Model confidence (mean pLDDT): 89 of 100. This is a predicted structure of a 78-nucleotide RNA (c-di-GMP-I-GGC riboswitch aptamer) from a soil metagenome.
RNA sequence: CGACAAGGGCAAACCCGUCGUGAGGCGGGGACGCAAAGCUGCGGAUCAGGAGAUCCUUCUGAUAGCCGGGCUGCCGAA
Numbered sequence: 001c002g003a004c005a006a007g008g009g010c011a012a013a014c015c016c017g018u019c020g021u022g023a024g025g026c027g028g029g030g031a032c033g034c035a036a037a038g039c040u041g042c043g044g045a046u047c048a049g050g051a052g053a054u055c056c057u058u059c060u061g062a063u064a065g066c067c068g069g070g071c072u073g074c075c076g077a078a
Base pairs, nucleotide, nucleotide: 001076002075009034010033014029015028016027017026018025019024032065038071039070040069042068043067044066045063046062047061048060049059050058051057052056
């Protein structure tokens, strides 16, 4: 750096169960996709709950498949 390569891997929406006030998490089914769709809430962004005053501010939380950063990783064509 990313192949009509090889071995594979992950798993969106939706459904069922379960936890949570909620965003959402976990397990099972299921595949829209992914070369880091592995890990990490550090920065931005968005979302939820509480408070002030509703767009704004703040506290707490969530999202890693929103973007960026950090750490780690299979293969080796062009």
The RNAcentral record of the sequence draws on MGnify.